[in-house]
Context: one part of a larger RNA
Molecule: small-subunit ribosomal RNA, central domain
Organism: Candidatus Berkelbacteria bacterium
RNA sequence: UUGGGCGUAAAGAGCUCGUAGGUGGCUUUGUUCGUUCCGUGUUAAAUCUCCAGGCUCAACUUGGAGGCCGCACGGAAGACAGCAAAGCUCGAGUCCAGCAGGGGUCAGCGGAAUUGGCGGUGUAGCAGUGAAAUGCGUUGAUAUCGCCAGGAACACCGAUGGCGAAGGCAGCUGACUAGGCUGGUACUGACACUAAGGAGCGAAAGCGUGGGGAGCGAACAGGAUUAGAUACCCUGGUAGUCCACGCCGUAAACGUUGCUGACUAGGUAUUCGAAGUAUCGACCCUUUGUGUACCGAAGCUAACGCGUCAAGUCAGCCGCCUGGGAAGUACGGCCGCAAGGCUAAAACUC
Numbered sequence: 001u002u003g004g005g006c007g008u009a010a011a012g013a014g015c016u017c018g019u020a021g022g023u024g025g026c027u028u029u030g031u032u033c034g035u036u037c038c039g040u041g042u043u044a045a046a047u048c049u050c051c052a053g054g055c056u057c058a059a060c061u062u063g064g065a066g067g068c069c070g071c072a073c074g075g076a077a078g079a080c081a082g083c084a085a086a087g088c089u090c091g092a093g094u095c096c097a098g099c100a101g102g103g104g105u106c107a108g109c110g111g112a113a114u115u116g117g118c119g120g121u122g123u124a125g126c127a128g129u130g131a132a133a134u135g136c137g138u139u140g141a142u143a144u145c146g147c148c149a150g151g152a153a154c155a156c157c158g159a160u161g162g163c164g165a166a167g168g169c170a171g172c173u174g175a176c177u178a179g180g181c182u183g184g185u186a187c188u189g190a191c192a193c194u195a196a197g198g199a200g201c202g203a204a205a206g207c208g209u210g211g212g213g214a215g216c217g218a219a220c221a222g223g224a225u226u227a228g229a230u231a232c233c234c235u236g237g238u239a240g241u242c243c244a245c246g247c248c249g250u251a252a253a254c255g256u257u258g259c260u261g262a263c264u265a266g267g268u269a270u271u272c273g274a275a276g277u278a279u280c281g282a283c284c285c286u287u288u289g290u291g292u293a294c295c296g297a298a299g300c301u302a303a304c305g306c307g308u309c310a311a312g313u314c315a316g317c318c319g320c321c322u323g324g325g326a327a328g329u330a331c332g333g334c335c336g337c338a339a340g341g342c343u344a345a346a347a348c349u350c
Base pairs, nucleotide, nucleotide: 003322004321005320006319007304008303012318014201015200016199017198021194022193023192025088026087027086028085029084030083031082034080035077036076037075038074039073040072041071042070048066049065050064051063052062053061054060091191092188093187094186095184096183097182098181099180103177104176105175106174107173108172109171110154115149116148117147118146119145120144121143125136126135162169163168206247207246208245209244210243211242215241216240220236221235222234223233258317259316260315261314262313263312266295267294268293269292270291272289273288274287275286276285299306300305323350324349325348332343333342334341335340
């Protein structure tokens, strides 16, 4: 527990879909369930309010009157909400014509570089650091040239840029596939918003089975540093990082800002469209829509700051918070192969 809040103080679920529920555009008619009004009955007494009385006053108490709340029945109203019926097009969706994009899945291909192997040239160093050493090298290293193998990642373009619900997505080509934006206004006719439970997606690490393994590299070993050095630095190096399939389900999953709609000055830059203007043409310019950033009216804010992409002004729905620690722990339940995850206290203490 009325309330007040959730960018940074406690608090927006990691994200999406969607069930129940809650909420819901314009017009007309009907109904009268909600709603409002009237009447009748009832709502014990006490309590509450007013008036009067009794204890010396008061509290208290007696009497009278009144009020409040609820319910039932009868009657009336018909704005609003509901329900029923009919219609509408601006919300929502479909269609048509275009456009942009690292959106997703699968397959194929490419060059640079690292590493290794083989061969040539060539000789004493190389590597590494603050300085060194471990390490590599006369069984010929490093360097350099040619060929081969294999794995992983895609320089420049590249951006304050693009796409995606989020996680995330970048060499090139193809196949399949999803969403968005603009213009037209042909069609449906409120089909909408949110979303408890629920379902799906979900970086990295980790787990299972089978592959793969170049570079990097937890653990580990060695060399240094140091008082010590279970580190930082160096030489190596296993899991892992990669692929397929199946789990896990968490992150500073962050814009630390839930979703939807409406309204409230502008300016600058930029992405992708459309219309106009202009031009040989592209640009430029004007208008308009969409996204991404910056600066700022009003307003908001404890301040910082936010500011048409709101943290402004409103509406609908959901989630969450309620002093610090104990604790996101214990116990129980559910999930998981495990690691663990989700849900989630108390004693005690300040």